[in-house]
RNA sequence: CAAGCCGGCCAGGCGGUCGCACCCCGGUCUCGGGGUGAGGAAAGUCCGGGCUCCGCAGGGCACGGUGCUGGGUAACACCCAGGCGGGGCGACCCGACGGAAAAGGGCCACAGAAAAGUAGACCGCCUCCUUCUCCCCCCUUCCUCUCCUCUGCUGGGGAAAGGGUGAGGGGGAGAGGGGGGUAAGGGUGAAAAGGCGGUGUAAGAGACCACCGGCGCUCGUGGUGACACGGGCGGCCAGGCAACCCCCACCGGGAGCAAGGCCAAGCAGGGGCAAGCCCCGCUUCGGCGGGCACGGGCGGCCCGUCCCGUUCGAGCCUCGGGUAGGCCGCUAGAGGCGGCGGGCAACCGCCGUCCCAGAUAGAUGACCGUCGCUCUGGUAUAUGCCAGGGGACAGAACCCGGCUUAUCGGCCAGCUUGAGUG
RNA sequence: UCCUCGGUAGCUCAACGGUAGAGCGGGCGGCUGUUAACCGCUAGGUCGUAGGUUCGAAUCCUACCCGAGGAGCCA
Numbered sequence: 001c002a003a004g005c006c007g008g009c010c011a012g013g014c015g016g017u018c019g020c021a022c023c024c025c026g027g028u029c030u031c032g033g034g035g036u037g038a039g040g041a042a043a044g045u046c047c048g049g050g051c052u053c054c055g056c057a058g059g060g061c062a063c064g065g066u067g068c069u070g071g072g073u074a075a076c077a078c079c080c081a082g083g084c085g086g087g088g089c090g091a092c093c094c095g096a097c098g099g100a101a102a103a104g105g106g107c108c109a110c111a112g113a114a115a116a117g118u119a120g121a122c123c124g125c126c127u128c129c130u131u132c133u134c135c136c137c138c139c140u141u142c143c144u145c146u147c148c149u150c151u152g153c154u155g156g157g158g159a160a161a162g163g164g165u166g167a168g169g170g171g172g173a174g175a176g177g178g179g180g181g182u183a184a185g186g187g188u189g190a191a192a193a194g195g196c197g198g199u200g201u202a203a204g205a206g207a208c209c210a211c212c213g214g215c216g217c218u219c220g221u222g223g224u225g226a227c228a229c230g231g232g233c234g235g236c237c238a239g240g241c242a243a244c245c246c247c248c249a250c251c252g253g254g255a256g257c258a259a260g261g262c263c264a265a266g267c268a269g270g271g272g273c274a275a276g277c278c279c280c281g282c283u284u285c286g287g288c289g290g291g292c293a294c295g296g297g298c299g300g301c302c303c304g305u306c307c308c309g310u311u312c313g314a315g316c317c318u319c320g321g322g323u324a325g326g327c328c329g330c331u332a333g334a335g336g337c338g339g340c341g342g343g344c345a346a347c348c349g350c351c352g353u354c355c356c357a358g359a360u361a362g363a364u365g366a367c368c369g370u371c372g373c374u375c376u377g378g379u380a381u382a383u384g385c386c387a388g389g390g391g392a393c394a395g396a397a398c399c400c401g402g403c404u405u406a407u408c409g410g411c412c413a414g415c416u417u418g419a420g421u422g
Numbered sequence: 423u424c425c426u427c428g429g430u431a432g433c434u435c436a437a438c439g440g441u442a443g444a445g446c447g448g449g450c451g452g453c454u455g456u457u458a459a460c461c462g463c464u465a466g467g468u469c470g471u472a473g474g475u476u477c478g479a480a481u482c483c484u485a486c487c488c489g490a491g492g493a494g495c496c497a
Base pairs, nucleotide, nucleotide: 001418002417003416004415005414007412008411009410010409012371013370014369015368016367017366018365020037021036022035023034024033025032026031039393043404044403046402047401048400049399050398051256052255053254054253058303059302060301061300063252064251065250066249067248068082069081070080071079072078083097084095085094086093087092098247099246104245105244106241107240108239122186123185124182125181126180127179128178129177130176131175132174133173134172135171136170137169138168139166141164142163143162144161146159147158148157149156150155194212195211197209198208199207213237214236215234216233217232218231219230220229221228222227260328261327262326263325269319270318271317272316273315276292278291279290280289281288282287293310294309295308296307297306321496322495335354336353337352338351339350340349341348342347373390374389375388376387377386378385379384423493424492425491426490427489428488429487432446433445434444435443440477448464449463450462451461452460470486471485472484473483474482
């Protein structure tokens, strides 16, 4: 210098003129002065809490969520550190990362012979039976030629060679059909039941053996642990999917600031759904307390507990009616900043200091000047001058901790790879 | 604030994880003197977007973008 990786921060500054919301002070019909006034995501509402209420929430089932280990935290699906797996030359990044091997079910299209528990014979390899063809040998018999011999001479016997014949015997090769063996090889597929070499075999095969890989059991060492390394044993060799059901472990009561409380205003109530005219005690004879039974509630069900009601009817459902106001909750908090200490870190502890938006149709804005950043064009070239443009995403509404998503541009720190120079 | 559902051809909707279809509409041809109806053929798809799981995704999971609907106060 180029190309990258990673962490943190900023989100224009100053001045002027108008304007808005809240608070304080003065004045009080208008007003004047002072102070404060959005974000890193205020967003999506995806998780987790605080807070508030719900007839305390205990157990079981169901449902939902989480899923390597250790730590942090109020808590988490977040963060930190580590393990394992994957990617990158590297800095570094990514991971829904329990169980498919022994609880079980389900799915794996097309292709392929076979797609999942002791799998599967299409081609190939081997073997057996059978049919056919060809070749060789033996045998039978015929023909030709040669030789030997007998002689009875168109003859007999013998030997060799060549050629043919056959429901004959034996051997070999090939083709067709059938039975069996074989998972080495081919081929199909995303996936075909370890790899490689040998032994073995009719051919083969973890069938057996050596080495390598995986898995399980076990022992040792290191580590809190996930796990790593090493030794021994077992031929155990086992497909994938759990972001399909499911199993295991752990977690979860429900609802949400329109929670919830107070005040004011207004209206009109009606209908439906059931359950004791039980027992005991007290009584001032109106009732009260207890027990049992029944009904309802405890925003899925059951048990248990508790509460309310049982004919003056709690509660639930439904039709109709009314309001669209005020105050509290409400902003001082798991708070910000600085220092010290602990911890690798996330984070925690102590001390000091500061107060930093609270609206209810919802304030936080507009314009001008100047400085700074950046882009384009012109001019001129240590780079200045002139003109024009750009400046994002977005905006509190009970409050926090996270995650995710959107975001013009800029600054700082650290690191990697490559090139050059000294 | 909370809850539920949906997004597939121009429109309305289908589709066990295994080649995305139907009706209407469009185009061309036929029938008819012409049109409609009818008959035949045919085109048309980022399955809302982006990732992931899987051999394979419209379908399963996650995040995001749109759209629709519902509940809440007093008595």

This is a predicted complex of two RNAs, RNase P RNA and transfer RNA, with 497 nucleotides together. It holds a member of the Rfam family "Bacterial RNase P class A". It is annotated as a ribozyme.